Annotation
RNAcentral holds the sequence, with entries from ENA, Ensembl Metazoa, GtRNAdb and Rfam. A computed fold for a 73-nucleotide RNA from Caenorhabditis brenneri, annotated as transfer RNA. Its Rfam family is "tRNA". The gene name in the source record is tRNA-Val-AAC-3-1. The prediction has a mean pLDDT of 83. Taxonomically the source falls in Caenorhabditis (Eukaryota, Opisthokonta, Metazoa, Rhabditoidea).

[in-house]
RNA sequence: GGUUUCGUGGUGUAGUGGUUAUCACAUCUGUCUAACACACAGAAGGUCGGCGGUUCGGUCCCGCCCGAAAUCA
Numbered sequence: 001g002g003u004u005u006c007g008u009g010g011u012g013u014a015g016u017g018g019u020u021a022u023c024a025c026a027u028c029u030g031u032c033u034a035a036c037a038c039a040c041a042g043a044a045g046g047u048c049g050g051c052g053g054u055u056c057g058g059u060c061c062c063g064c065c066c067g068a069a070a071u072c073a
Base pairs, nucleotide, nucleotide: 001072002071003070004069005068006067007066010025011024012023018056027043028042029041030040031039049065050064051063052062053061
């Protein structure tokens, strides 16, 4: 340098055109306990890597850029 795949809360992920973006762990609050842990209940936390385009409508499709991985040279 070429090709392919990927980028979504703090971390790991589901969702692949449509109404409020899913779940787990972690965090916070409450119940429980002498206290902690566990368990249960609840809450906060995302403008879906960036810009532009297509569309009535984009996390999803297209182009470029940035980053990561694999592979070829």